RNA sequence: UCGUUAUCAAGAAAGGCAGAGGGAUUAGACCCGUUGAAGCCUUAGCAACCCUUUAGCUUUAAAGAAGGUGCUAAAUUCUACCUUGACCGUUGAAAUGGUUUGGAUAGAUAACUA
Numbered sequence: 001u002c003g004u005u006a007u008c009a010a011g012a013a014a015g016g017c018a019g020a021g022g023g024a025u026u027a028g029a030c031c032c033g034u035u036g037a038a039g040c041c042u043u044a045g046c047a048a049c050c051c052u053u054u055a056g057c058u059u060u061a062a063a064g065a066a067g068g069u070g071c072u073a074a075a076u077u078c079u080a081c082c083u084u085g086a087c088c089g090u091u092g093a094a095a096u097g098g099u100u101u102g103g104a105u106a107g108a109u110a111a112c113u114a
Base pairs, nucleotide, nucleotide: 001114003112004111005110006109007108008107013043014042015041016040017039021032022031023030026080027079028078029077044072045071046070049068050067051064052063053062054061055060076106081103082102085100086099087098088097
């Protein structure tokens, strides 16, 4: 780096260095930031993917947190692409349009794989 599987509306912060940006990418919106952004370090915490124990053993359930990751503003901040269903509006009836729901793409994290 490619691929597969699972999850992504819950949860959890202080200090030090630093000094103007940041919220993945493109565009728009919205928001955070000199009452200190990104980044790095320390400590603390959250969660339970790997993991540990017990029961079952096809699938699993309960408890735990030493270790490997991850995370600690806002739904993955929201929208974009498709349109099964529902509702609204327009119309003679439709198409088109709007809201919501669902899905896809992209992304993040973990485990496995080449």

SAM riboswitch aptamer (S box leader), 114 nucleotides, folded computationally. Its mean pLDDT, the model's own confidence on a scale to 100, is 81. Of the family's consensus pairs, 97% are formed in the model. Rfam family: SAM riboswitch aptamer (S box leader). Gene Ontology term of the family: regulation of gene expression.